[in-house]
Context: one part of a larger RNA
RNA sequence: GAACGAACGCUGGCAGCGUGGAUUAGGCAUGCAAGUCGAACGUGAAGCUGUUGAUCAAUUCUUCGGAAGAGUGAUUCAGUGGAAAGUGGCGAAAGGGUGAGUAACGCGUGGGUAACCUACCCUGAAGUUGGGGACAACUCUUCGAAAGGGGAGCUAAUACCGAAUGUGGUCCCCCCCCGCAUGUGGGGGAGACUAAAGGUGGAAUCCUUCGGGAUCUGCCGCUUCUGGAGGGGCCCGCGUGACAUCAGCUUGUUGGUGAGGUAAUGGCUCACCAAGGCUUACGUCUAGCUGGUCUGAGAGGAUGGUCAGCCACACUGGGACUGAGACACUGCCCAGACUCCUACGGGAGGCUGCAGUCGAGAAUCAUUCACAAUGCGCGAAAGCGUGAUGAUGCGACGCUGCGUGGAGGAUGAAGGCCCUAGGGUUGUAAACUCCUGUCAUGAGGGAAAAACCGCACGGAUGUAAAUAGCGUCUGUGUUUGAUGGUACCUCAAGAGGAAGCCACGGCUAACUCUGUGCCAGCAGCCGCGGUGAUACAGAGGUGGCGAGCGUUGUUC
Numbered sequence: 001g002a003a004c005g006a007a008c009g010c011u012g013g014c015a016g017c018g019u020g021g022a023u024u025a026g027g028c029a030u031g032c033a034a035g036u037c038g039a040a041c042g043u044g045a046a047g048c049u050g051u052u053g054a055u056c057a058a059u060u061c062u063u064c065g066g067a068a069g070a071g072u073g074a075u076u077c078a079g080u081g082g083a084a085a086g087u088g089g090c091g092a093a094a095g096g097g098u099g100a101g102u103a104a105c106g107c108g109u110g111g112g113u114a115a116c117c118u119a120c121c122c123u124g125a126a127g128u129u130g131g132g133g134a135c136a137a138c139u140c141u142u143c144g145a146a147a148g149g150g151g152a153g154c155u156a157a158u159a160c161c162g163a164a165u166g167u168g169g170u171c172c173c174c175c176c177c178c179g180c181a182u183g184u185g186g187g188g189g190a191g192a193c194u195a196a197a198g199g200u201g202g203a204a205u206c207c208u209u210c211g212g213g214a215u216c217u218g219c220c221g222c223u224u225c226u227g228g229a230g231g232g233g234c235c236c237g238c239g240u241g242a243c244a245u246c247a248g249c250u251u252g253u254u255g256g257u258g259a260g261g262u263a264a265u266g267g268c269u270c271a272c273c274a275a276g277g278c279u280u281a282c283g284u285c286u287a288g289c290u291g292g293u294c295u296g297a298g299a300g301g302a303u304g305g306u307c308a309g310c311c312a313c314a315c316u317g318g319g320a321c322u323g324a325g326a327c328a329c330u331g332c333c334c335a336g337a338c339u340c341c342u343a344c345g346g347g348a349g350g351c352u353g354c355a356g357u358c359g360a361g362a363a364u365c366a367u368u369c370a371c372a373a374u375g376c377g378c379g380a381a382a383g384c385g386u387g388a389u390g391a392u393g394c395g396a397c398g399c400u401g402c403g404u405g406g407a408g409g410a411u412g413a414a415g416g417c418c419c420u421a422g423g424g425u426u427g428u429a430a431a432c433u434c435c436u437g438u439c440a441u442g443a444g445g446g447a448a449a450a451a452c453c454g455c456a457c458g459g460a461u462g463u464a465a466a467u468a469g470c471g472u473c474u475g476u477g478u479u480u481g482a483u484g485g486u487a488c489c490u491c492a493a494g495a496g497g498a499a500g501c502c503a504c505g506g507c508u509a510a511c512u513c514u515g516u517g518c519c520a521g522c523a524g525c526c527g528c529g530g531u532g533a534u535a536c537a538g539a540g541g542u543g544g545c546g547a548g549c550g551u552u553g554u555u556c
Base pairs, nucleotide, nucleotide: 001556002555003554004553006552007551008550009549010548013402014401015400016399017398018397019395020394026358027357028356030355031354032353035090036089037088040087041086047080048079049078050077056071059068060067061066097313098312099311106240107239108238109237110236111235112234113233116232117231118230121228122227124225125224126223127222128221129163131161132160138153139152140151141150142149143148168194169193170192171191172189173188174187175186176185178183198220199219200218201217202216203215205214206213207212241285242284243283248278249277250276253275254274255273256272257271258270259269260268288310289309290308291307292303293302294301295300315336316335317334318333319332338349339348340347341346366392368391369390370389374388375386376385377384378383405435406434407433408432415426416425417424418423439497441492442491443490444489445488449483454478455477456476457475458474459473460472461471462470463469500545501544502543503542504541505526506525507524511540512539513538514537515536521528522527
């Protein structure tokens, strides 16, 4: 000198863009952060409409016994309605957070996989036949304070289970090509094993118990296989801290054979056999890694916050289940610590998600708005959900921009300070005159971000028996904004509302007076202060930077 996720002191007008728990991976009240599908399925509350009409009853009539009765409407039935829960599917393994652990194939880079997997998506080929029995919900009952269960009965499905078929696929045999190799790929062959589920639109025709079905056809699904895309697993070369005041380490250890296990190789695991294997190993300390960032002419040094990629973790430790994918942040089980409820028998919980709170700390924000956009999940779609995200708020924390006025104005006013008492300086500075209107203030107008999707009506085209329907393209109309009446524009008034901080002995730009008297104090280094201090304190003046300035810390 530059830099910072900074802090502290003094000061503080506006805007844009960034950025903000670095310490206790300490504890957490409260709310929200993962749902969705009725076009997979069985039920079906409230409400509404009609029907039925128990009860009460204004009023009227009356032979005083009673009768009629506007209205009220318990209840019954039917329709509509669709809440809440349940079965089932997909998602919940993404998105979001943090850096505790990890010195490691964890990361970076370049390869290998002839040792592998891949839901949803795309492409191609083939199929989608015919049956069965349950379990929730629900009803009844029962245990428990609760959390939560137990028993009996009924029921649906794209839930579950057999059977059929086998284009294919797997196993086995033969042949060919190729490969560094275990072998991959291709072709042929007899046999064995191996699949499925329906839903919803349209229609000339046929049947019908009038509910619908058959046939044809569209879309969404389901099953098997092939290829792809994207994603992942595993392996290897090289690179990636400190300490030798760590010199020896190792028994599943190193290798082999066989078996198990896995999607897959492998001591990954096990049995047996051999006795090997490593050496900056082993140990200890520190640390997430990278693209990058800071500095520097560069080489290098330091660093890894925000953003992006990878990894690891989710109260602590362990474990598996489900699934294409997890050994799963807001899933399950066990153990532990802690907190809470309890009828003392037993239960509940996990903010290193977004806000917020306590604590510790020099120190780090709102318990905000919206799904309008971008994306993600589900859905045929409308749509629903989304503390991702988009926005706003707070903080001079940083960067950038703008303003706090401009021009004229000398008897160089007054005041202050200095003085050799003549004057000098503050100083064109002020006053005064003429202007301007950025920002702030008030008033009026007022965006872009909206593209879609859907629906309605047309047109072209594909499918098809079809001028249904559906798909694609296209035209017109219609609809959607949290931010926000914000940005921006116009008008109004008026210099009005907007300057400080540090320094002035040398390094280092900038000097005098007064006070103090080795005191009080200053100080980055040298050093100032003991009666004439440019070094302390105050004042005037001057220098530097400026909505900041200075100090401290850290890096180069």

Small-subunit ribosomal RNA, 5' domain from a metagenome, 556 nucleotides, folded computationally.
The coordinates come from a structure-prediction model, not an experiment, and the mean pLDDT is 84.
Its Rfam family is "Bacterial small subunit ribosomal RNA".